[in-house]
RNA sequence: GCACCCGUAGCUCAAUGGAUAGAGCAACUGACUUCUAAUCAGUAGGUUGGGAGUUCGAGCCUCUCCGGGUGCG
Numbered sequence: 001g002c003a004c005c006c007g008u009a010g011c012u013c014a015a016u017g018g019a020u021a022g023a024g025c026a027a028c029u030g031a032c033u034u035c036u037a038a039u040c041a042g043u044a045g046g047u048u049g050g051g052a053g054u055u056c057g058a059g060c061c062u063c064u065c066c067g068g069g070u071g072c073g
Base pairs, nucleotide, nucleotide: 001072002071003070004069005068006067007066010025011024012023013022018056027043028042029041030040031039049065050064051063052062053061
């Protein structure tokens, strides 16, 4: 330099172009307990990497930029 893949909650990951973007773990609060852990109930946490476009509607499709990975040279 070229090609391909990936980027969604603190972490690991879902979500067929269509309802309010969800789950597990972690965090916090409460119950239980002498206390902690475990368990149970709940709460909070998201400019879906940035920008633009297509569409009635975009996390999903297109373009560009940024970051990471793999292969080739």